[in-house]
Context: one part of a larger RNA
RNA sequence: CCGUGGUUAAGGAAUUCGGCAAAUUGUCCCCGUAACUUCGGGAGAAGGGGAGCCGCGCCUGGUGAUCCCCCAAGCGGGGUGAGCUGGGGGUGGCCGCAGAGUCUGGGCCCAAGCGACUGUUUACUAAAAACACAGGUCCGUGCGAAGUCGUAAGACGCGGUAUACGGACUGACGCCUGCCCGGUGCCGGAACGUUAAGGGGAGUGGUGAACCUUUCGGGGUGAGGCUGCGAACCGAAGCGCCGGUAAACGGCGGUGGUAACUAUAACCAUCCUAAGGUAGCGAAAUUCCUUGUCGGGUAAGUUCCGACCUGCACGAAUGGCGUAACGACUUGGGCGCUGUCUCGACCACGGGCCCG
Numbered sequence: 001c002c003g004u005g006g007u008u009a010a011g012g013a014a015u016u017c018g019g020c021a022a023a024u025u026g027u028c029c030c031c032g033u034a035a036c037u038u039c040g041g042g043a044g045a046a047g048g049g050g051a052g053c054c055g056c057g058c059c060u061g062g063u064g065a066u067c068c069c070c071c072a073a074g075c076g077g078g079g080u081g082a083g084c085u086g087g088g089g090g091u092g093g094c095c096g097c098a099g100a101g102u103c104u105g106g107g108c109c110c111a112a113g114c115g116a117c118u119g120u121u122u123a124c125u126a127a128a129a130a131c132a133c134a135g136g137u138c139c140g141u142g143c144g145a146a147g148u149c150g151u152a153a154g155a156c157g158c159g160g161u162a163u164a165c166g167g168a169c170u171g172a173c174g175c176c177u178g179c180c181c182g183g184u185g186c187c188g189g190a191a192c193g194u195u196a197a198g199g200g201g202a203g204u205g206g207u208g209a210a211c212c213u214u215u216c217g218g219g220g221u222g223a224g225g226c227u228g229c230g231a232a233c234c235g236a237a238g239c240g241c242c243g244g245u246a247a248a249c250g251g252c253g254g255u256g257g258u259a260a261c262u263a264u265a266a267c268c269a270u271c272c273u274a275a276g277g278u279a280g281c282g283a284a285a286u287u288c289c290u291u292g293u294c295g296g297g298u299a300a301g302u303u304c305c306g307a308c309c310u311g312c313a314c315g316a317a318u319g320g321c322g323u324a325a326c327g328a329c330u331u332g333g334g335c336g337c338u339g340u341c342u343c344g345a346c347c348a349c350g351g352g353c354c355c356g
Base pairs, nucleotide, nucleotide: 001351002350003349004348005347006346007345008344010342011341014340019337027051028050029049030048031047036041038172052094053093054092055091056090058088059087060086061085062084063083067079068078069077070076071074095099107335108334109333110332111331112330113329114327115326119131120130135170136169137168138167139166140165141164147156148155149154173322174321175320176319178252179251180250183249184248185245186244187243188242189241192240193239194238198234199233203229204228205227206226207225210221211220212219213218253271254270255269256268257267280314281311292308293307294306295305296304
């Protein structure tokens, strides 16, 4: 000097990002317990009191010695209650600093955010507000189901049958969940337009018997066959087209003016849109400007709580707003308590280091 323990005057969070760590609390019995609440809870709320040992008598339970009584005379019934022993409360006394004397053994409260809850997770840096979850909604599936694995056979689904099974989103509960179907997706429609292979063959090319011609080198016409190309016309779904659908993917405006102080604008005008954000919430796990402004708490508060609304850029199952209970979650405050600190000191054990 380091590690692990122990003690510490006065103060008591002044430490620090933050009470991290440590300390406090801790068991049983009794008293007593608030807001709020889904009436279960919250509750061990909080906050108090008691607790050892010895003697005495009292209450109550177990066992039942001894003796007595009765009869129907039995392995019978009734009474008595010694001794030993369990529990309870009372009273008197004793000792210590201390009686749940060691070990073991909740610190508590207030407010807010998130997630309802118990659960699950990154085996080796994350346990959470992430995942799951009961509950809600939508979509598919009539059974040889849909879906999944497999080339197939086959299997799961299921020895199930729509109160079932698969998929997606949301996530207890309470109050609710507005407007837009123009785009994309999905569903329905089938008249019309477009559209493949294929069918169809109008037309046309190659080859070429034969024929014509020639300066004998060649040139030309060209039947049948074989072979190539190929127009009209007939050809589905799809797409176009017409509708529906947002707890499908998604989206949910701008400008100018206006009231008898000012300010503001219920109101008016105008442009654009598929429609222009309803309720509720709001400087928020979302607010840039921003330490917004006001209030509360502090002597002093970029955090916190309550408001306001100018929402850069909340908003309704990518759910909105609340919510008792719950949380090794996050944030702010308070009481208690402390070596976290003022500010250090000492002790024990282990290690390092120095000397030998």
A computed fold for a 356-nucleotide part of an RNA from Actinopolyspora sabaoui, annotated as large-subunit ribosomal RNA, domain IV. The RNAcentral record of the full RNA draws on ENA. Its mean pLDDT, the model's own confidence on a scale to 100, is 90. Rfam family: Bacterial large subunit ribosomal RNA.